Bacterial RNase P class A from an Actinomycetales bacterium, 345 nucleotides, folded computationally. The organism belongs to Actinomycetales, within Bacteria. The sequence was found by an Rfam model in a public genome assembly.

[in-house]
RNA sequence: AGGGCUGGCUAGACGGUCGCGAUGCAAGUCGAGGAACGUCCGGGCUCCGAAGAGCAAGGCGGUGGCUAACGGCCACCCGGGGUAACCCGCGAGAAAGUGCAACAGAGAGCAAACCGCCGCGCAUGUCGCGGUAAGGGUGAAACGGUGGGGUAAGAGCCCACCAGCAAAACGUGUGAGCGUUUUGGCUAGGUAAACCUCGCCUGGAGCAAGAUCAGAUAGUGAACGCUAAGAGCUGCUCGCUCGAGUUCACGGGUAGAUCGCUUGAGGGUGUCGGUAACGACACUCCUAGAUAGAUGACCGUCACCCGAAAGGGGACAGAACCCGGCGUAUCGGCUAGCCCUCCAG
Repeated sequence: AGGGCUGGCUAGACGGUCGCGAUGCAAGUCGAGGAACGUCCGGGCUCCGAAGAGCAAGGCGGUGGCUAACGGCCACCCGGGGUAACCCGCGAGAAAGUGCAACAGAGAGCAAACCGCCGCGCAUGUCGCGGUAAGGGUGAAACGGUGGGGUAAGAGCCCACCAGCAAAACGUGUGAGCGUUUUGGCUAGGUAAACCUCGCCUGGAGCAAGAUCAGAUAGUGAACGCUAAGAGCUGCUCGCUCGAGUUCACGGGUAGAUCGCUUGAGGGUGUCGGUAACGACACUCCUAGAUAGAUGACCGUCACCCGAAAGGGGACAGAACCCGGCGUAUCGGCUAGCCCUCCAG
């Protein structure tokens, strides 16, 4: 200097004039986001009188840690990709069972003899019977590899070495694992992001939850039931509890206000602990609570970007009970570390 990999911050500031919302007696103070979007997860909170057992259903799936919790985050292990920084993984089980894999091929789960090799027979031939799976072919993949012995010809049939699998011992690590040695048998593909098996987890509904005040209230008919209908908020069964009314059709009346509603698993700074995620302590701050829905417009100065100047200028997009994550969209600016190549010292 070039190319690449992985992160972090920001989302204008100040002043004035006018206009809104909250709060306050007033002066005054505060007033859309990094994703507020998606509604995909997890909770806080509220209600269901308690929220029992089993089944179903759903979620997760290497190990350890963080967290209120999670399908999240951090670190590590194994496998794969990359020269590397680094990235990816629906990461338990395929000899428990069932399934699936086009075509080609003899044969693709416990399959297989097309060509070939060997032996025997005879009617001597593109024949029949038997053995074989080392050689060839098909295929993405054909039941370990190389060499030797052996054989009628061959085959882990036997041997040496190697790879894989299983077991044991030792070492190391919190652990998943990793390494070394010994022994054995010769060696049973893929797919569970197919059904399934195994292990762990799970009451339900939701701020239109719910609470208080106000207001209005008109019944009629039918069916079932008090020998128990019905109720207890995903479904089924059992158990337990309440239980005299329940359901359907027709008809009539009221529906306004307040709370919930923003002080929090909260923000900032520093110190300590930890590889990190994060935690503890100390000090400090209060930063929208609207309800047909406010958070705006103009002027001046400065900052940033484009432009020679004049001049121009943001994209994605807007709170609605709150919080922690994940996913998606995105104009521009600033910035840190690491890897590779080249050059100079």